[in-house]
Predicted 3D model of a 336-nucleotide part of an RNA (large-subunit ribosomal RNA, domain IV) from Pontibacter roseus DSM 17521.
Context: one part of a larger RNA
């Protein structure tokens, strides 16, 4: 010096990013026990007191009876009675998640995923869905109170407005459209005629191309749907202090944030302001709205309970420290 383990005067988180680690607290029995609630909890709340032992005392209880147990009396011993070990530290106040569970085997156990519940949407059975080249199979030996998708997360109060674009579902009248059907015409060959030739016309037929017509879903179009993706304005004025602006005026949108709620797991500016706790607080808690850039099942607010979860206060308590010290073992390191 490293590891482990003991014990400290006064203080008693001054340490630290945090009370990390240490200490404390413990069992049983008696008494006592708040807010708040989903009335079940919370709750071992929190808070107090007791405990050994020995009686030929008393009473109850159990045995036929020794006796035994319990309550009470009287008594005794020690620094100490759950005499050693083993055995919740408590409380207040917030945030996320309702809760038991899962989860990154070996850095993350959460506020992350599950989940009851709520909700949309597909499926009429040879279901849809989903593996498979198929045969087949799973859904299910089920049948819409049932199967799949996809959100959302007990409970409670609620879930505004936009269908313009994406997207699904519905419509058939127009408009565009593929193969294909159709062949109007055109152009090649030429028997054959015309010509002195050169050439030139040129029926049928045979071949090449080929126009208007006809032609389905889609697409355009008409219409629903947002617990489908998703989205929810801007100037400028104006009240008899002054500020501010119920209220007018104006542009644009599909439509302009509505209840809640809010400097928040969101606030840049920002350690916003005012209170509150502390002597002194960039955190915390209650509040204001000027929400850079909350908002309603990509849920909003709330909330008992519960959580090895995060924040912030406290009481207890302690070597965390003030600041060190001593002690023990085991290692390291000289010598041997």
């Nucleotide at each position: 010096u490293c590891a482990c383990g003991g014990c400290c005067a006064a203080g008693g988180a001054a340490c630290u990013c945090g009370g990390c680690a240490a200490a404390a607290u413990g069992g049983c029995c008696c008494u006592g026990u708040a807010a708040c609630u989903u009335c079940g909890g919370g709750a071992g709340a929190a808070g107090g007191g007791g405990c050994g032992c020995u009686u030929c005392c008393u009473u109850g209880c159990a045995g036929c009876a020794a006796u035994g147990c319990a309550a009470g009396a009287a008594g005794c011993c020690g620094c100490a009675g759950u005499g050693a070990a083993a055995a919740g530290g408590c409380c207040c106040a917030g945030g996320c998640g309702a809760c038991u569970g899962u989860u990154u085997a070996a850095c993350a156990a959460a506020a992350a995923c599950a989940c009851a519940u709520g909700g949309c949407u597909u499926u009429g059975c040879c279901a849809a869905a989903u593996c498979g080249a198929g045969a087949g199979a799973u859904g299910a030996c089920g049948u819409a109170u049932a199967a799949g998708g996809c959100c959302u997360g007990a409970c409670a109060c609620c879930u505004g407005c936009c269908c313009g674009g994406u997207g699904c579902c519905g419509g058939a009248a127009g408009g565009u459209u593929a193969a294909g059907a159709g062949g109007g015409g055109a152009c090649g060959u030429u028997a054959g005629c015309c010509g002195c030739a050169a050439g030139g016309c040129g029926a049928g037929g045979c071949g090449u191309u080929g126009a208007a017509u006809c032609g389905a879903a889609g697409c355009c179009c008409c219409g629903g749907u947002a617990a489908a993706c998703g989205g929810c304005g801007g100037c400028c004025g104006u009240a008899a202090c002054u500020a501010u602006a119920a209220c007018g005026g104006u542009c644009c949108u599909a439509a302009g944030g509505u209840a809640g709620c809010g400097a928040a797991a969101u606030u840049c500016c920002u350690u916003g302001u005012c209170g509150g706790g502390u002597a002194a607080g960039u955190u915390c808690c209650g509040a204001c709205c000027u929400g850079c850039a909350c908002g309603a099942a990509u849920g909003g607010u709330g909330u008992a309970a519960c959580g090895a979860u995060c924040u912030g206060g406290g009481c207890g308590c302690u070597g965390u420290c003030u600041c060190a010290g001593c002690c023990g073992u085991g290692a390291g390191c000289u010598c041997g």
Its Rfam family is "Bacterial large subunit ribosomal RNA".